[in-house]
RNA sequence: GAAGCUGGUUAGACAGUCGCUGGCUAGUGUUUCAACUGCCAGAGGAAAGUCCGGGCUCCACAGAGCAGGGUGCUGGGUAACGCCCAGGCGCCGUGAGGCGACGAAUAGGGCCACAGAGACGAGUCUUGUCGGACUUGGCGUGGCGCGCAAGCGUCACGAGUCGAAUCCGACAAGGGUGAAACGCGGCAACCUCCACCCGGAGCAACAUCAAAUAGGCGGACGAUGACGCGGCUCGCCGAGUCCGCGGGUAGAUGGCUUGAGCCCAGGGGCAACCCUGGGCCUAGAGGAAUGACUGUCCACGACAGAACCCGGCUUACCGGCCAGCUUCACUU
RNA sequence: CUCGCUGUAGCGCAGCGGAGAGCGCGCCUCGUUCGGGACGAGGAGACCGAGGGUUCGAUUCCUUCCGGCGAGACCA
Repeated sequence: GAAGCUGGUUAGACAGUCGCUGGCUAGUGUUUCAACUGCCAGAGGAAAGUCCGGGCUCCACAGAGCAGGGUGCUGGGUAACGCCCAGGCGCCGUGAGGCGACGAAUAGGGCCACAGAGACGAGUCUUGUCGGACUUGGCGUGGCGCGCAAGCGUCACGAGUCGAAUCCGACAAGGGUGAAACGCGGCAACCUCCACCCGGAGCAACAUCAAAUAGGCGGACGAUGACGCGGCUCGCCGAGUCCGCGGGUAGAUGGCUUGAGCCCAGGGGCAACCCUGGGCCUAGAGGAAUGACUGUCCACGACAGAACCCGGCUUACCGGCCAGCUUCACUU
Repeated sequence: CUCGCUGUAGCGCAGCGGAGAGCGCGCCUCGUUCGGGACGAGGAGACCGAGGGUUCGAUUCCUUCCGGCGAGACCA
């Protein structure tokens, strides 16, 4: 210098004018409210997807068993987790590093298409060796015929011996097929087993107040216990519940933002994280505010908008900056 | 905002991990008819919403995104 890896951070800046939402033991005003003025505050790293986990609220201060669901190397962190950290193992990369649902296949069941002889049951495609059965050929032995003889022909034998083909049995090896080939095969993101975890619903939860009417009609269930506690059985509760038709209001307040909160310092720990002390208050709307215009500057501005609240994961994203590290090339 | 369902030919739907992904309607060609419809014969049309993973093998199992549809206010 180039190409990379990991972690962190930032997400146009400044000024003015006019607006919007919230707050104020500020002022004017008013019986009070309202209203106006002033001051202060006013989207994100993902506010998103709603994929996990928790808080909170109600249902037995949340119960038992079964069923069901989830997670899955080991240890730790945490309110909890499927998250994070550390270590092991496996794979990828020259490397910094990255990725991994990574328990059990002799508890049992199931599946393994095509190809292949054979797919877990057993068995034998090819080759070789050994043994047996049967057929056949040569040698052998015997009979008969021909021949003077040597010998030739033919029939029979298994009591001898050699070879060939087929079949059967035993053993061994091999190519080929295939993801996997007899090895206690592969698959558990198939059932299952093992270990651990999980009650349900969700802020349209839930609570309080107000307004209005036809406080109606029909049906089903119910103290032999309905409804409710997701399913079943128990257990609990204890009087209405559900459906259809018809009618009415579509309002206000709380829940709502002080919280597993943020920042700094010290300490513990490899780290995730924890402890102690100090400081800070940082949106809370409800058709839903967080905007518009002007000026100056620059590197010319990506993805994107809170809706009960947190911790994660995942996804989207123009770029800038910082730190540590790796590889290659060059110079000394 | 919360919760649920769903995505396979143009449309409506099937699809037990090994099919050339199937059925009906529709579409195209031919026949039939004077012509059309109906009918008969033949045919085209899908990489199963997208990406990744498990597996020898995925429409099917797992996961992450994308799209579509539906339900939920209170009073009596």